Predicted 3D model of a 73-nucleotide RNA (transfer RNA) from a Patescibacteria group bacterium. Its Rfam family is "tRNA". The family's RNA type in Rfam is transfer RNA.
RNA sequence: GCGCCGUUAGCUCAGCUGGUAGAGCAGCUCCCUUUUAAGGAGAAGGUCGUAGGUUCGAAACCUACACGGCGUA
Numbered sequence: 001g002c003g004c005c006g007u008u009a010g011c012u013c014a015g016c017u018g019g020u021a022g023a024g025c026a027g028c029u030c031c032c033u034u035u036u037a038a039g040g041a042g043a044a045g046g047u048c049g050u051a052g053g054u055u056c057g058a059a060a061c062c063u064a065c066a067c068g069g070c071g072u073a
Stems, first nucleotide, its partner, number of pairs: 001072007010025004019056001028042004049065005
């Protein structure tokens, strides 16, 4: 340089061939407990890597770029 894969919540990951983004853990509040841990309940948390394009509608499709990984010479 070229090819492929990945980038979504603080972390680990889902998201079904386009239709208003979810789980687990962590953190927060409450309950329970003499207290902690464990357990139970609840709420919050994301311009979906960046910039364009296609579309009535994009996390998803197309293009370029950035970062990480693997392969190749």

The coordinates come from a structure-prediction model, not an experiment, and the mean pLDDT is 81. The source organism's lineage runs through Bacteria and Bacteria candidate phyla.